[in-house]
RNA sequence: GCCAACAUAGCUCAGCUGGUAGAGCAACGCAUUCGUAAUGCGUAGGUCCGGGGUUCGAGUCCCCGUGUUGGCUCCA
Numbered sequence: 001g002c003c004a005a006c007a008u009a010g011c012u013c014a015g016c017u018g019g020u021a022g023a024g025c026a027a028c029g030c031a032u033u034c035g036u037a038a039u040g041c042g043u044a045g046g047u048c049c050g051g052g053g054u055u056c057g058a059g060u061c062c063c064c065g066u067g068u069u070g071g072c073u074c075c076a
Stems, first nucleotide, its partner, number of pairs: 001072007010025004019056001027043005049065005
């Protein structure tokens, strides 16, 4: 340099054929307990990597860029 995959909550990841953004864990509160852990219930938490385009409507489709990972190639 080229190709591919990936980027969504603090972490790990879903999100179908474009139509109100979700789960588990973690955090916080309550219940339970002599107390803790565990368990149950609840609460909070999001520029969906950035910019642009298409569309009535984009996490999802298209273009450009950035980052991460893997593969290939060239030079030394």

The RNA shown here (transfer RNA) has 76 nucleotides and comes from a Myxococcales bacterium. Its mean pLDDT, the model's own confidence on a scale to 100, is 80. Lineage of the source: Bacteria > Pseudomonadati > Myxococcota > Myxococcia > Myxococcales.